Predicted 3D model of a 485-nucleotide part of an RNA (small-subunit ribosomal RNA, 5' domain) from a Phycisphaerae bacterium. Taxonomically the source falls in Phycisphaerae (Bacteria, Pseudomonadati, Planctomycetota). The prediction has a mean pLDDT of 85.
[in-house]
Context: one part of a larger RNA
RNA sequence: GAUUGAACGCUGGCGGCAUGGCUAAAACAUGCAAGUCGAGCGCGAACGUCCUUCGGGACUAGUAGAGCGGCGAAAGGGCGAGGAAUACAUUCCUACGUACCCCAAGGUCGAGGAUAGCCCGAGGAAACUCGGGGUAAUACUCGAUGUGGUGCUUCGGCAUCAAAGGCUUGCUGCCUUGGGAGCGGGGAAUGCCCUAUCAGGUUGUUGGUGAGGUAACGGCUCACCAAGCCGAAGACGGGUAGCGGGUGUGAGAGCACGACCCGCCGCAUCGGGACUGAGACACUGCCCGGACUCCUACGGGAGGCUGCAGUAACGAAUCUUCCGCAAUGCACGAAAGUGUGACGGGGCAAUGCCGCGUGUGGGAUGAAGCCCUUCGGGGUGUAAACCACUGUCAGGGUUCAGGAAACAAAUGACCAGACCCAAAGGAAGGGCCGGCUAACUCUGUGCCAGCAGCCGCGGUAAUACAGAGGGCCCGAGCGUUAAUC
Numbered sequence: 001g002a003u004u005g006a007a008c009g010c011u012g013g014c015g016g017c018a019u020g021g022c023u024a025a026a027a028c029a030u031g032c033a034a035g036u037c038g039a040g041c042g043c044g045a046a047c048g049u050c051c052u053u054c055g056g057g058a059c060u061a062g063u064a065g066a067g068c069g070g071c072g073a074a075a076g077g078g079c080g081a082g083g084a085a086u087a088c089a090u091u092c093c094u095a096c097g098u099a100c101c102c103c104a105a106g107g108u109c110g111a112g113g114a115u116a117g118c119c120c121g122a123g124g125a126a127a128c129u130c131g132g133g134g135u136a137a138u139a140c141u142c143g144a145u146g147u148g149g150u151g152c153u154u155c156g157g158c159a160u161c162a163a164a165g166g167c168u169u170g171c172u173g174c175c176u177u178g179g180g181a182g183c184g185g186g187g188a189a190u191g192c193c194c195u196a197u198c199a200g201g202u203u204g205u206u207g208g209u210g211a212g213g214u215a216a217c218g219g220c221u222c223a224c225c226a227a228g229c230c231g232a233a234g235a236c237g238g239g240u241a242g243c244g245g246g247u248g249u250g251a252g253a254g255c256a257c258g259a260c261c262c263g264c265c266g267c268a269u270c271g272g273g274a275c276u277g278a279g280a281c282a283c284u285g286c287c288c289g290g291a292c293u294c295c296u297a298c299g300g301g302a303g304g305c306u307g308c309a310g311u312a313a314c315g316a317a318u319c320u321u322c323c324g325c326a327a328u329g330c331a332c333g334a335a336a337g338u339g340u341g342a343c344g345g346g347g348c349a350a351u352g353c354c355g356c357g358u359g360u361g362g363g364a365u366g367a368a369g370c371c372c373u374u375c376g377g378g379g380u381g382u383a384a385a386c387c388a389c390u391g392u393c394a395g396g397g398u399u400c401a402g403g404a405a406a407c408a409a410a411u412g413a414c415c416a417g418a419c420c421c422a423a424a425g426g427a428a429g430g431g432c433c434g435g436c437u438a439a440c441u442c443u444g445u446g447c448c449a450g451c452a453g454c455c456g457c458g459g460u461a462a463u464a465c466a467g468a469g470g471g472c473c474c475g476a477g478c479g480u481u482a483a484u485c
């Protein structure tokens, strides 16, 4: 000098765009953050209105609603604890998988038994659970067919494996197989912090045969056999750390860093486990164990903000328990649409960068005040007053594009522009002035009080302390501290 996710002190007008728990991966009250489909299925209210023969009936309405079933919930969002290599980056390789989407070929026949919801009954404080009856399906089961797939094959063939309908007149589903796109699993090489006051490490260890397991290769696992494998080019151990694109600085080489945004990895109270599924060993799923918190009728139960807000705690320190699905995207749906703390916006904070303003022109040999003075005067200083003018921003009013596209219409949470009104009014401070370093005098103090980045100032004439006048540098900021180059 440059820089910062900064903090602190003094000060503070407006706008745009960004950024904002770096500390306790410590604990969390409350609300919301994942639903959707009636064009898969069977059920099915009430309030209210009208009628009534007072029994009830009609509309509400096949609506609300719960349930079965399908798809989604593995995405999106958060954080960086762990991990020094099963990570990440780059370049290759393939023994593999793939719901939804696209292309192609073929098929979609027959039969059956349950179960939730519902009704009846029972247990429990609750969470919830049990018994009986009975009902549907694109839920479940069996049979048929076999284009085709898979296995075997003497290449003739044999064995084995499917399906679901719905709405409606043409769509959409379902099954089998092949291909594609995108995505994923696995492997190799190279690169990737400190430490030798860590020198030897290893027994599924290293390799083989066979088997199991997996979507798939493999000591991944197991039985047997062999005795290997790694290591001063640093094995093994210890410490520290998410990695990269990038960021800061620097002429570069390099050094330091990895907030925000993007890619990858890992994690979800701590540890373990599997289930479902195309995909998880699954943040707002399940089971077990631990710690903690809560409810309880003491028998037993419930919970997981490292989602968005918010609380308390910690800390030098970091925001609203806001609005909207209008846009973009995602899930579901044929669609209308519904959901979405993703996202789009508003709010708070000078935290940063950028822009604008706090007036403009005229105005005295120059008011007052204050300061200095050699007492003559000098400085503040065209500065003010005063005169003329302008109207940025802020304020008030009127009007109204665009963000709106799909699809004719309709659709904006929020934001902008234009015109008019008023009025100089509402808007300047901070640090410094001995040298480095730009800017000097007076008074007070008297090695005191104090200053200080370094050199050093202060013991009676202090440009270095304190106050004042004046000046210098920046300016809605200015300084200090911390940190990197």
Base pairs, nucleotide, nucleotide: 001485002484003483004482006481007480008479009478010477013356014355015354016353017352018351019349020348021314027311028310030309031308032307035071036070037069040068041067043065048059049058050057051056078267079266080265088191089190090189091188092187093186094185096184097183098182101180102179103178104177105176106175107174108173109143110142111141112140118133119132120131121130122129123128148161149160150159151158152157165172166171167170193239194238195237200230201229202228205227206226207225208224209223210222211221212220242264243263244262245261246257247256248255249254269290270289271288272287273286292303293302294301295300320346322345323344324343328342329340330339331338332337359389360388361387362386369380370379371378372377393426395421396420397419398418399417402415403414429474430473431472432471433470434455435454436453440469441468442467443466444465450457451456